[in-house]
Molecule: Bacterial RNase P class A
Organism: Bryobacteraceae bacterium
RNA sequence: UCUGCUGAACGGAUGAUCGCUCGCGCAAGCGGGAGGAAAGUCCGGUCUCCAUAGGGCGGCAUGCCGGCUAACGGCCGGGGGGAACCGUAUCAAAGCGGUUUUCACGGAAAGUGCCACAGAAAAUAUACCGCCUUUCGCAAGAAAGGUAAGGGUGAAAUGGUGCGGUAAGAGCGCACCGCAGCCGGAGUAAUUCGGCUGGCAGGGUAAACCCCAUGCGGAGCAAGACCAAAUAGGGGAGCUGGAGCGGCCCGUUCCUUUUAAACUCCCGGGUAGGUCGCUGGAGCCAGUCAGCAAUGGCUGGCCAAGAUGAAUGAUCGUCGCCUCGUUUUCGGACGGGGAACAGAAACCGGCUUAUAGUUCAGCAGAUGAA
Numbered sequence: 001u002c003u004g005c006u007g008a009a010c011g012g013a014u015g016a017u018c019g020c021u022c023g024c025g026c027a028a029g030c031g032g033g034a035g036g037a038a039a040g041u042c043c044g045g046u047c048u049c050c051a052u053a054g055g056g057c058g059g060c061a062u063g064c065c066g067g068c069u070a071a072c073g074g075c076c077g078g079g080g081g082g083a084a085c086c087g088u089a090u091c092a093a094a095g096c097g098g099u100u101u102u103c104a105c106g107g108a109a110a111g112u113g114c115c116a117c118a119g120a121a122a123a124u125a126u127a128c129c130g131c132c133u134u135u136c137g138c139a140a141g142a143a144a145g146g147u148a149a150g151g152g153u154g155a156a157a158u159g160g161u162g163c164g165g166u167a168a169g170a171g172c173g174c175a176c177c178g179c180a181g182c183c184g185g186a187g188u189a190a191u192u193c194g195g196c197u198g199g200c201a202g203g204g205u206a207a208a209c210c211c212c213a214u215g216c217g218g219a220g221c222a223a224g225a226c227c228a229a230a231u232a233g234g235g236g237a238g239c240u241g242g243a244g245c246g247g248c249c250c251g252u253u254c255c256u257u258u259u260a261a262a263c264u265c266c267c268g269g270g271u272a273g274g275u276c277g278c279u280g281g282a283g284c285c286a287g288u289c290a291g292c293a294a295u296g297g298c299u300g301g302c303c304a305a306g307a308u309g310a311a312u313g314a315u316c317g318u319c320g321c322c323u324c325g326u327u328u329u330c331g332g333a334c335g336g337g338g339a340a341c342a343g344a345a346a347c348c349g350g351c352u353u354a355u356a357g358u359u360c361a362g363c364a365g366a367u368g369a370a
Stems, first nucleotide, its partner, number of pairs: 001366010012319007020033005035341001039352002042350005047220004059216005064078005079105001080103009106211002111209002113205003128151002130147007159177006178200001179198008224276004234267005241255005283302008321338007
């Protein structure tokens, strides 16, 4: 210098004309108008309605410790394990220290299951080769027994290394390391350090069932609340009508839309339509303080989409960015082309995924120079 990966930030600017939508205004007109993810709808909340005495079974989720937060399965810090690299030590390694990165990181002595292939054996063990002893045999070797150091298989083989010991071997004994228990120190804790005791104990798997601890009622703004036609139903009251009693009126009885027709008023439910919910909020920006940080406090400033067949657009100019070509006095100039992922729908905090180009940081590789 170039390339790749990871993380972070930005995600073109400005003007004119014509539109769309919301607010204000009598009007002319003025002002606001997508994102870092508005996405996936995975997790947690606000809000709304429904349900709800209390408890249990079942189901789902979470799972080292501490902190932050309205809350979380999120974030920050710490502890522990793994991997890679570097340094140190060494014959070599283990070890020790550091950097980067990663982990669903409770329980495998409650119970059940599973562990392919290979291998003697994959878990109440066991013995293929080997080693050793005894017996038999001229010998090759065979049989019985001991053993688990060595070899072999495997992802994994019943603590590791060394010395002693032994027929050969073995925690059989010892030293160191590891492990378990107890005691003490440090730390809020996870954990860690030291000492003592124990010869060492049932290998792995719980993103297998399961066990333990903790948490969880359901549906979602098409939640839900309010106003409310026309038409057709429903309920009620009255009037009217018909029939009976009667000579007539009043009165009274019965009937009245399934059968012969019609009117007025009231009530209630639903629909169309409209209003609210609806955007001022765990808000944004700047400064400052506390804290390693996540985050929180204080002060000042700001208001920045709210649609509902659903607005946020189109065209053109100038500048910036990328790229190609021509040209060059190597500073540049001219001309052509291009610009990602995507797009609000009640709101907020996270997570995950997508993202051209530019910039910054870290890591890796290549090349060149000293």